This is a predicted structure of a 137-nucleotide RNA (FMN riboswitch aptamer (RFN element)).
RNA sequence: AUAUAUCUUCGGGGUAAUGUGAAAUUCAUAACCGGCGGUAAACGGCGUAAAUGCCGUAAGUCCGCGAGCCUCCCUCGGGAGGUUGACCCGGUGUAAAUCCGGGACCGACGGUAAAGUCCGGACGGAAGAAGAUGGCG
Numbered sequence: 001a002u003a004u005a006u007c008u009u010c011g012g013g014g015u016a017a018u019g020u021g022a023a024a025u026u027c028a029u030a031a032c033c034g035g036c037g038g039u040a041a042a043c044g045g046c047g048u049a050a051a052u053g054c055c056g057u058a059a060g061u062c063c064g065c066g067a068g069c070c071u072c073c074c075u076c077g078g079g080a081g082g083u084u085g086a087c088c089c090g091g092u093g094u095a096a097a098u099c100c101g102g103g104a105c106c107g108a109c110g111g112u113a114a115a116g117u118c119c120g121g122a123c124g125g126a127a128g129a130a131g132a133u134g135g136c137g
Base pairs, nucleotide, nucleotide: 005133006132007131008130009129010128017029018028019027031117032116033107034106035065036064037063038062042057043056044055045054046053060105061104068083069082070081071080072079073078087103088102089101090100091099109120110119111118
């Protein structure tokens, strides 16, 4: 410094309080939550005489992925295709949909008094992350 292979481990959070009701963490007033990779001018570190440069860190609503859902196929392990939510304004700046301020908005399927938060599929799977071993140069 590292193509590729095998294996191991890890890998999702959240209804306080009040009201109505026979019944609601599902309704109303309100509260709370934010998977994975990417994106850095700013901050920190390394490096340099000074720079260039290198590394790390920032997004639920920017790009992409995953889970979920639907259809088809299947040797029932799985495979193929489809679908899949939401942001504006102001500020700084050469540059920000990521920073700062303000105000909004979004959230699979089944169950049940109508659910992002309860119960269930799920002590599951997975985007991926870290490590070990082997191994190329």
Of the family's consensus pairs, 97% are formed in the model. Model confidence (mean pLDDT): 79 of 100.